[in-house]
Molecule: c-di-GMP-I-GGC riboswitch aptamer
Organism: uncultured Rhodospirillaceae bacterium
C1' cells in the first nucleotide's frame, strides 16, 4: 500500500413520537434504536416514489389516465470522490 473486517476505541441511526419546512414524495432538528465497516459525501446510470403550479397527448374546453419535465430516495443497486482503527493474508 492492497485485500479484509478479528479486537478495541469511537461513529452513524430504521420504524415510531414531537416541532418545523414542503402540494407531495420527502427533508431538517430533538427524542428513539431496526440495523450499518463507508448507513461519510455526490443523482452520472438504472430502479423505485411524488406531481401543487405550468407544458404536451388523450378527451367532451371535464374527470381519470399517459408523456415530457421537475422533485425525492446515497439506509435500492451500480459508478465517482474521500476516510478512522489494524487481527489476519
Nucleotide at each position: 500500500c492492497c485485500u479484509c473486517g478479528a479486537a478495541a476505541a469511537g461513529g452513524c441511526a430504521a420504524a415510531c413520537c414531537g416541532c418545523c419546512g414542503g402540494a407531495a414524495a420527502c427533508g431538517g432538528c430533538g427524542g428513539g434504536a431496526c440495523g450499518c465497516a463507508a448507513a461519510g459525501c455526490c443523482u452520472c446510470c438504472g430502479g423505485c416514489c411524488u406531481g401543487a403550479a405550468g407544458u404536451c397527448c388523450c378527451c367532451a374546453u371535464a374527470g381519470a389516465g399517459g408523456a415530457a419535465c421537475a422533485g425525492g430516495u446515497a439506509g435500492c443497486g451500480g459508478g465517482g470522490c474521500c476516510a478512522c482503527c489494524g487481527a489476519a493474508g